[in-house]
RNA sequence: CUCAUCGAGACCGGCUGAGGGGUAGGCCCUUAGAAGCCGGGGCAACCUUCAGGACUAACCUUCCUGAAAAGGUGCCAAAUCCUGCGGAUUCCAGAUCAGAAUGGAAUCCGGAAGAUGAG
Numbered sequence: 001c002u003c004a005u006c007g008a009g010a011c012c013g014g015c016u017g018a019g020g021g022g023u024a025g026g027c028c029c030u031u032a033g034a035a036g037c038c039g040g041g042g043c044a045a046c047c048u049u050c051a052g053g054a055c056u057a058a059c060c061u062u063c064c065u066g067a068a069a070a071g072g073u074g075c076c077a078a079a080u081c082c083u084g085c086g087g088a089u090u091c092c093a094g095a096u097c098a099g100a101a102u103g104g105a106a107u108c109c110g111g112a113a114g115a116u117g118a119g
Base pairs, nucleotide, nucleotide: 001119002118003117004116005115006114011040012039013038014037015036019029020028021027023084024083025082026081041076042075043074046072047071048068049067050066051065052064053063054062080113085110086109087108088107089106090105091104092103093102
């Protein structure tokens, strides 16, 4: 850099001792013990293995579905904790003769950033 996924799931013990949730704001967790390290356990199914199907004259590749969990990673508070940028709809505020611009909220869609895996 490219591709895929990100509202599911899964915690105990020891050492240690004040921070942590990427960043900003919010909101949370935390001396009834944060982060880190070590040991054990677990979750999941990206890589992996197997079976079936699609494609093919056939095989391979590829794609889809299902199963498994030995190995390589990953993960085990809260949706990637929420929001941030753009758009749509609805509602409210505000102004006005009436509107528009503008601001706020909710829902949805997309994006950005980030994380993990594979290349």

SAM riboswitch aptamer (S box leader) from a marine eukaryotic metagenome, 119 nucleotides, folded computationally. RNAcentral holds the sequence, with entries from MGnify.